[in-house]
Molecule: small-subunit ribosomal RNA
Organism: metagenome
RNA sequence: UCUAGUUGAUCCUGCUAGAGGUUGCGGCUAUUCGGAUUCUGUUCAGCCAUGCAAGUCUUUUCGUAAGAAAGGCAAACUGCUCAGUAACGCGUAGUCAACCCACCCUAAGAUGCAGAAUAACUUCGGGAAACUGAGGCUAAUACUGCAUAGAUGUAAGUUGUUGGAAUACACUUUCAUUGAAACGCAAGGUCUUAGGACGGGACUGCGACUGAUUAGGUAGUUGUUGAGGUAAUUACUCAACAAGCCGAUGAUCAGUAAGGGCUCUUAACGGAGAUGCCCUGAGAGGGAAUCUGAGACACUAUUCCCAGCUCUAUGGAGUGCAGCAGGCGAGGAAAUUUUUCAAUGCUCGAAAGAGUGAAAGAGGAAUCCGAAGUGCUGGUUUUUUUAAAUCAGCUUUUCUACACUUUAAAUUGGUGUAGGAAUAAGGACUGGGCAAGACCGGUGCCAGCCGCCGCGGUAAUCCCGGCAGUCCGAGUCGCAACCACAUUUAUUAGGUCUAAAACAUCCGUAGCCUGUCUAUCAAGUUCUUUGUGAAAUGUUAUCGCUCAACGAUAACGCGUGCAUAGAAUACUGGUAGGCUAGAGAUCGGAAGACGUAAAGAGUACAAUUGAGGUAGCGGUUAAAUGUUUUAAUCUCAGUUGGACUAACAAUGGCGAAGGCACUUUACGAGGACGUUUCUGACGGUGAGGGAUGAAGGCCAGGGGCGCGAAAGGGAUUAGAUACCCCUGUAGUCCUGGCAGUAAACUCUGAUUACUAAACAUUGCAUCCUCCUCGAGAGGUUGCAGUGCUGAAGCGAAGGCGGAAGUAAUCUACCUGGGGAGUAUAGCCGCAAGGCCGAAACUUAAAGGAAUUGGCGGGGGGGCACUACAAGGGGUGACGCGUGCGGUUCAAUUGGAUUAUACACCGAGAACCUCACCAGGAGCGACAGCAGGAUGAAGGUCAGUCUGAAGGGCUUACCUGACACGCUGAGAGGAGUUGCAUGGCCGUCGUCAGCUUGUGCCGUGAGGUGCCCUGUUAAAUCAGGUAACAAGCGAGACCUGCAUGUGCAGUUGCUAUUCGAAGAGAGAGCACACUGCACAGACCGCUCUCGUAAGGGAGAGGAAGGUGCAGUCAACGAUAGGUCAGUAUGGCCCGAGUCCCCUGGGCUACACGCGCGCGGCAAUGCUACGCACAAUGAGACGCCACUCCGAAAGGAGAAGCAAAUCCCUUAAAACGUAGCUUAGUCCAGAUUGAAGUUUGCAACCUAACUUCAUGACGCUGGAAUCCCUAGUAAUCGUUUUUUAUUAAAGAACGGUGAAUAAGUCCCCGCUCCUUGCACACACUGCCCAUCAAACCAUCCGAGUUAUGUUUGGACGAGGCCCGCAAGGAACGAGUCUAGAUAUAGCAAGGAAGGUUAAGUUGUCACAAGGUA
Repeated sequence: UCUAGUUGAUCCUGCUAGAGGUUGCGGCUAUUCGGAUUCUGUUCAGCCAUGCAAGUCUUUUCGUAAGAAAGGCAAACUGCUCAGUAACGCGUAGUCAACCCACCCUAAGAUGCAGAAUAACUUCGGGAAACUGAGGCUAAUACUGCAUAGAUGUAAGUUGUUGGAAUACACUUUCAUUGAAACGCAAGGUCUUAGGACGGGACUGCGACUGAUUAGGUAGUUGUUGAGGUAAUUACUCAACAAGCCGAUGAUCAGUAAGGGCUCUUAACGGAGAUGCCCUGAGAGGGAAUCUGAGACACUAUUCCCAGCUCUAUGGAGUGCAGCAGGCGAGGAAAUUUUUCAAUGCUCGAAAGAGUGAAAGAGGAAUCCGAAGUGCUGGUUUUUUUAAAUCAGCUUUUCUACACUUUAAAUUGGUGUAGGAAUAAGGACUGGGCAAGACCGGUGCCAGCCGCCGCGGUAAUCCCGGCAGUCCGAGUCGCAACCACAUUUAUUAGGUCUAAAACAUCCGUAGCCUGUCUAUCAAGUUCUUUGUGAAAUGUUAUCGCUCAACGAUAACGCGUGCAUAGAAUACUGGUAGGCUAGAGAUCGGAAGACGUAAAGAGUACAAUUGAGGUAGCGGUUAAAUGUUUUAAUCUCAGUUGGACUAACAAUGGCGAAGGCACUUUACGAGGACGUUUCUGACGGUGAGGGAUGAAGGCCAGGGGCGCGAAAGGGAUUAGAUACCCCUGUAGUCCUGGCAGUAAACUCUGAUUACUAAACAUUGCAUCCUCCUCGAGAGGUUGCAGUGCUGAAGCGAAGGCGGAAGUAAUCUACCUGGGGAGUAUAGCCGCAAGGCCGAAACUUAAAGGAAUUGGCGGGGGGGCACUACAAGGGGUGACGCGUGCGGUUCAAUUGGAUUAUACACCGAGAACCUCACCAGGAGCGACAGCAGGAUGAAGGUCAGUCUGAAGGGCUUACCUGACACGCUGAGAGGAGUUGCAUGGCCGUCGUCAGCUUGUGCCGUGAGGUGCCCUGUUAAAUCAGGUAACAAGCGAGACCUGCAUGUGCAGUUGCUAUUCGAAGAGAGAGCACACUGCACAGACCGCUCUCGUAAGGGAGAGGAAGGUGCAGUCAACGAUAGGUCAGUAUGGCCCGAGUCCCCUGGGCUACACGCGCGCGGCAAUGCUACGCACAAUGAGACGCCACUCCGAAAGGAGAAGCAAAUCCCUUAAAACGUAGCUUAGUCCAGAUUGAAGUUUGCAACCUAACUUCAUGACGCUGGAAUCCCUAGUAAUCGUUUUUUAUUAAAGAACGGUGAAUAAGUCCCCGCUCCUUGCACACACUGCCCAUCAAACCAUCCGAGUUAUGUUUGGACGAGGCCCGCAAGGAACGAGUCUAGAUAUAGCAAGGAAGGUUAAGUUGUCACAAGGUA
């Protein structure tokens, strides 16, 4: 002094956690020494065996002594503990004119005479014991009587002394009461009186805990008089009298607690505190009482009761460790049944001395503080360096041994000698905060960690180990507490519009605060004096232990204080007297929905009467319920009723707030302005208290048109206890009461003063101008209100700015979220309910403001044939092809699943492919171990098994040295993970976006730029602008097509020559074509609109506004797809998940879906004739041409590695003929037969040919797809796929339309804006009931325990009075009838909290779909 944690990010508010110090306990670990005021405090003031903790003296008697008795003093100290006590108990300062004091000191005096007993002892008894009875002997400094001295009291007198005060003291006299002594040889002792010292007693002021969910308490209570009692004052006790006394400045009651010096912490104020040491108090199992004594109501005295325990012969008796040791129990928690009186003290004694669990020593304990150490140097080896091992040497604090010394005795310590690196390091942590691992293995949301945030779901820097590192170190970590951090209780020093927090408003009591002048006092205040504030503790210095801790001495400080005497008088205060600026009153004319009461008015509405009039009316998104032929709705007129008060009306007015609106009147109230006068601080705020207080509600009585909770009906809906509709009761209205709350909000307490400016408006006053002279219009200035913008300032920001600024006074309230404004108690209320108002438990956030996104059944702009509209053609029905799902199967391998899977991977599964299934075979580099010359391994003829095979077996031969096995380790893997990856790809999307620098704005996240206006296909461009620029995209560049020019002409072409010829040849390169290079298009020109950018129209041009088409495709997102194309991390298989072979499967088939092909026919089919392309392919090839076959094709065979040869006849079109609307001369599935080709192989399972067969199908429901011009549609052609197989893909040309030129309605995209409780971003978030588990709580019929207390009864015991009998008071304890407090248990009931994936709905957040 801060740091982490709410968020996507930010700033706040706010709490939680961490880091510091201290105390106790625990875990692991541990070498030595010194010091210390450490060691059963927390729990049980629980219980205790045993031993000890108080004796001593001798002038008496007995006794040998030990000892006993008697007597004196002491035993009231020391030591222990903290239960009680909230009190004169403690602290501090005083008082006693209201008191006592043994031993000690000082002074004076005295110590005379006399007497009677008794214990021990002895004798005899009782009793288990404890103890006790009777007889006898004896002494004293024990006891008794008398005397003297004296003391005390009373009354009176006379003066005097002290003092603030006489009730004091002294003196004199009278009377009364009482009345000493002890001796001893001596030292000394004893007695009386007075004084002192010491120690105590009593009283008083002030100070120090919590609770008001404790507000009234008190009856000896408060006082007076008298009496008693005490050392002494006093209701301390009693009698009589009076009715007081205490209390919101907190009485009483309840809870808790020994108090202080001091200790811990803190910068300090403060906060907390059980000890040990010192002072004081209190207690001795729980209580009560008493004797002795100077002193006790007595810890180791006595008596009694209660509870417990011990002994017992059952008759009785004994006992009190909160003394030292020690034991039991309890607990997380704490030592030896030690030594000595040597020292310091105390008691006794004349002394010697005795006693002393006080004390001094020792023992035990990781209690604290302090000191030191666990080595140093040099070689060698290993390694890469740290480092390790080893060798040699050095040092010796500590260690071991010995001697002396220290001590009461020991221990220990000190000194010396010898030996020897020997005897000596751990604990916690290592994701962040927070120093230290992006190391390895194990585990796999498991086990576990974690103060907080958070780790762990197969690559864990967070778990458990290993290694390495960090911090501290004989210690180190954890747990529980206290203080600090915390300005999160704020006196120093906080806040309250929105984060928690201004009472609903006003009046007003106490309290607090209070204008101005003068005088005075001196209470507060300030200064000075004196006393006190113990020691220890603290600070500083010096000194002593080897240093230090520690100790000693000195000074200072602390104790923040209290008392005392004196002085000062500014301020506050008191007293006295003035003043007028605050406040109040008076006067004047104005304003107002201010209040109360009364009277009146108005339209609308409803009911009703009459007239008119006829079929609907009403209501809704649409309907229905309802109403109507008994005449409605509608129109007109009349009557009755209750409620309400349009326009004016406003950012307006009034009121304390709630609230107040037709008009008039009456009676009241307040404010503003102006101004003459009066009072003279009369003021402000305001705990308690009082008054007022919307709507709704309650009680009683009226009233009831309309509206309208509840209720009924109709709809909507999955449901609809709602929203919508039709009815409709309380209520709404009036009178009198109660209630007392609201988002009673400006979420902003009241009062006073000060602080820029501008504008609007209301009231009053003022002056000016105009004037139609009006109660007119416009303006100036002042005061008082209501608003709006805004400087400084403030604020977390939003914002405030007549304050939320700057200051002052007073009041109320707040202190993380929930539980909870709940429970309980009390008060109020008829009730509903209100006021006051917790805790347990739970939780790391909850919250405010603002930012960027995303989203909205918010708004606005723009865009698109994977949007619509306008059109054209399809799919969806049938058959077939093909892909997918499903099912089946030994296997039907696998992947891809909205758009963005499904003729996709797969440019083509008979074998192969191949990953699947069945069957059969094969295989381990390298290293280590073992075996090892046994014979293997390898190759092979024959036979046999086998689908087949030297694959197995039998048998035989050949080669000739390593091989089987085991353990590791590999090769290989289309095994797994696309959620570990690279690369590539799809989609958003050819959408116009994405990003940066500098500057500026903001505390900051961020913003600006990229916004606005116009324009564009476009973030394209222009203008404006705190922005100016830049980059990636768009565009341009690039490729192809369309026009032309130039160059080049073979394999291309032919105007030209020969030729019958378009064959061929020559010649040529004009044309065509091909290739290369260039030109051309820029809104350039004209008109028009526009500031411009640009738009529209036109000309020219092959082409016109991006010419058309393509390639290219930003930042990113989608954990999108792919480990089965390849690559690749991890994991797995590893003699089988590897490799090879044969066969099967991927081609199955009730069914569902997608993409296509063919058709359903006449824009057609069939037959014949006939015309016109382009791209492309070719040696494992294309194949002319000839022959054979009906055809598929076959047999020969020239040419061509190609502008040369070949595939190669294009088809639709066109012409002619037939068919004439028919399941057909349409359609062709299916099936039969016979063939062809490819290929080892055509059954599962190829294509084609011919003949025969001739199914479904007559234009396709809901829905849905494509397309804007050479496009759709239609027609063929080529090619790809390694034999064959094309309904597929990719290209090519032929014929060749319709419609729109618009919009945002649907699906979407983009920009701006708005709201948000969303940020995994609406497939979001989130609420409640029910169901389940756990937790604490509340109520609860009752019940138990422990206290306190009231009344009554009984009453041990001692004390007092009394000769006695007896009596009075105290009084433990027991019983009884209650009251009250606390704690525990309790069937059942209640709400609450917590808990990954339960149920039902969807009330909140967007206009959240009814704000």